Description:
Two RNAs folded together computationally: RNase P RNA and transfer RNA, 475 nucleotides in total. It holds a member of the Rfam family "Bacterial RNase P class A". Gene Ontology terms of the family: ribonuclease P activity, tRNA processing and dimeric ribonuclease P complex.

C1' cells in the first nucleotide's frame, strides 16, 4: 500500500409539552376525568422465501395422484436453516462459488451450420476389384506393361471443413488404404482386492474390454420428507331485522288487524336436493375407509359492523462455568424488555461528541457554521434465510514492497 | 394482517406449459389514387420482454432473488 473474512454499533445528557397499555390514589351511579408511577419498534420490525408453534378441521386415516429436498457426517421444535468435512471450479494467496443423486432403466430434445448430432451413417477424399472409352510404352502381333477420366461394385475413417458438442490423445509398428487391428505412454470407464477415513471420500496394486457425447433448474427413476387452512385460526357475551305464542286493550264488515307487555327462536321470500333407502358437510384431484348428519345449496332483499379472551414469560434474555474443532449442547445465579385495534411510541428547545463545509495554524491542534445528517418502523409468537442501509469501531488472514 | 395473480413497441394483447431467428390488431412514417381531407392500398420503422444473477451450447420461456400493479378475505 492492495485485498480477504468474521463481529459489533445505529448517537449520548438535561428540561417543557403530548400519546398508549398496566398498577396505585381520588372524584363520579356509570362513562369517564384528574394527580402519580412502570414500561414503550427494530438490526432488519420489511419482503412473506422456507420451517416450527399455536387454533380448527376426525384422535389426524389407507393408496394413487401432486408437491418438496438431494455430496457426507452432525446440529435443531423444525428447516430448504447452520456447522465441519469431502469432491469439481475460480484466485499468486488468505480466501471465495457450486439444486453437487441417477445420462451403460427408459422416453425426448441437441436450432443454425456441416457430409453426418447419437443403434451411428459416408459428402470430398484414400485404397481394391471389374468393365467400357481414350492413349504411351514394346511386340515373336497373341499380348504386355503404364497413365489419366468418368461408372459399377466393395473396403476405409488417417486427412478436409463445420459447430457449443464429432465415438479417447500421442508416438510406433501394420496395411491395397486404413483404423485400438497391435504395441507402449498418458487420460478416462468397468470388476476385484489392500490400507485409511464413522462417513463422503482419498492412496497403492491387479485384471478387462480397448473408450459407452451433452441435457434431469426436460419428462422420469431412486432415496428422504410433506393432511388442509390460517389469530380476519378459533372460543365467549351482547346487540339486532324478523318469526312463532299467550296475555291485555282499541277498532271490527266478527274473517280478522292494530298497539302493548312476558315467553321462545333467531332473519324473510322463491327454487332445488334431502330426513336412516342419508341431501350435504369434515377448507387442492381420485378410490377406499371413518365420522357428522336433518338440514343443505343457490338467487333475491333486508339486519348487526359492539365487547372480551387468544395476547404476550417465551425452543426468553444476560452473565458465569463445563462438553464440543464448530453449528450447538448442559448447568449455576440474576432479569422482565411494546401489545396497539382508524390503530401509542411525537414535538420542541439546550448542552455535548462522531460527521459535514468553512477559516486560522507553531501542524501538535484551535475557532465558526450545520444538528440527525442512512435503511426503516410492531400488530399471534418464534427460528433462518433473502433484501435495503449514512457513518463509526474492533478483530484475524493473505499477497507485494 | 393473511391469501392469489399480472408485467412482452406508444396503447391493447399472444409467444412461456413442451428452451432454437419476438408476432397481431390499433397507433406512427413514407408512396399511390384525390383538387383538398378522411377511407382505402402498397412498403417500411419501431421492443431486448420490469431489474438482478444462474442452469444451459443456447432464456421473454426454467430456477433463485428483488421492483412495481391489481385483485380477493370478518
Nucleotide at each position: 500500500g492492495a485485498g480477504u473474512u468474521g463481529g459489533c454499533u445505529g448517537g449520548g445528557c438535561g428540561g417543557u409539552c403530548g400519546c398508549g397499555u398496566c398498577g396505585g390514589c381520588g372524584g363520579g351511579a356509570a362513562a369517564c376525568c384528574g394527580c402519580u408511577g412502570c414500561c414503550g419498534a427494530g438490526g432488519a420490525a420489511c419482503g412473506u422465501c422456507c420451517g416450527g408453534g399455536c387454533u380448527c378441521c376426525a384422535c389426524a386415516g389407507a393408496g394413487c395422484a401432486g408437491g418438496g429436498u438431494g455430496g457426507u457426517u452432525g446440529u435443531u421444535a423444525a428447516c430448504g436453516g447452520c456447522a465441519a468435512c469431502c469432491c469439481g471450479g475460480g484466485g499468486u494467496g488468505a480466501c471465495c462459488c457450486g439444486c453437487g443423486g441417477g445420462a451403460a432403466a427408459g422416453u425426448g430434445c441437441c436450432a443454425c451450420a456441416g457430409a453426418a448430432a447419437a443403434c451411428a451413417g459416408a459428402c470430398c477424399g484414400c485404397c481394391g476389384c471389374g468393365a467400357c472409352g481414350c492413349u504411351g510404352g514394346u511386340u515373336u502381333c497373341g499380348g504386355c506393361c503404364g497413365c489419366g477420366g468418368g461408372c459399377g461394385c466393395g473396403g476405409u475413417a488417417a486427412g478436409g471443413g463445420u459447430g457449443a458438442a464429432a465415438c479417447g490423445g500421442u508416438g510406433g509398428g501394420g496395411u491395397a488404404a486404413g483404423a485400438g487391428c497391435c504395441c507402449a505412454c498418458c487420460a478416462g470407464c468397468g470388476c476385484c482386492u489392500c490400507g485409511g477415513g464413522u462417513g463422503a471420500c482419498c492412496g497403492g496394486g491387479g485384471c478387462g474390454g480397448c473408450u459407452u457425447g451433452g441435457u434431469a433448474a426436460a419428462c422420469c427413476c431412486c432415496a428422504c420428507c410433506c393432511g388442509g387452512a390460517g389469530c380476519a385460526a378459533g372460543g365467549u357475551c351482547a346487540a339486532g331485522a324478523g318469526g312463532g305464542u299467550c296475555g291485555c286493550g282499541g277498532c271490527u264488515c266478527c274473517g280478522g288487524u292494530c298497539g302493548u307487555g312476558g315467553c321462545c327462536u333467531g332473519c324473510g321470500c322463491a327454487g332445488a336436493c334431502g330426513u336412516u333407502u342419508g341431501a350435504g358437510g369434515g377448507c387442492u384431484g381420485c378410490u377406499c375407509g371413518c365420522c357428522c348428519g336433518a338440514g343443505u345449496c343457490u338467487g333475491c332483499g333486508g339486519g348487526u359492523a359492539g365487547a372480551c379472551c387468544g395476547c404476550u414469560a417465551g425452543a426468553g434474555c444476560c452473565u458465569g462455568c463445563c462438553g464440543g474443532c464448530g453449528a450447538c449442547g448442559g448447568u449455576a445465579g440474576g432479569c422482565c424488555g411494546a401489545g396497539a385495534u382508524g390503530g401509542a411510541u411525537g414535538a420542541c428547545c439546550g448542552c455535548c461528541a462522531c460527521g459535514c463545509g468553512g477559516g486560522c495554524u507553531u501542524c501538535g491542534g484551535c475557532c465558526c457554521g450545520u444538528u440527525u445528517g442512512a435503511c426503516a418502523g410492531a400488530a399471534c409468537c418464534c427460528g433462518g434465510c433473502g433484501u435495503a442501509c449514512a457513518g463509526g469501531c474492533c478483530a484475524g488472514c493473505u499477497c507485494g514492497u | 394482517c393473511g391469501g392469489g395473480g399480472c408485467g412482452u413497441a406508444g396503447c391493447g394483447c399472444a409467444g412461456c406449459c413442451u428452451g432454437g431467428u419476438a408476432g397481431c390488431g390499433c397507433a406512427c412514417c413514407a408512396c399511390a389514387a384525390u383538387g383538398g381531407g378522411g377511407u382505402u392500398g402498397u412498403g417500411g420503422g419501431g421492443g431486448u420482454c420490469g431489474g438482478a444473477g444462474g442452469u444451459u451450447c443456447a432464456a421473454a420461456u426454467c430456477c433463485u432473488c428483488u421492483c412495481g400493479c391489481c385483485c380477493c378475505g370478518a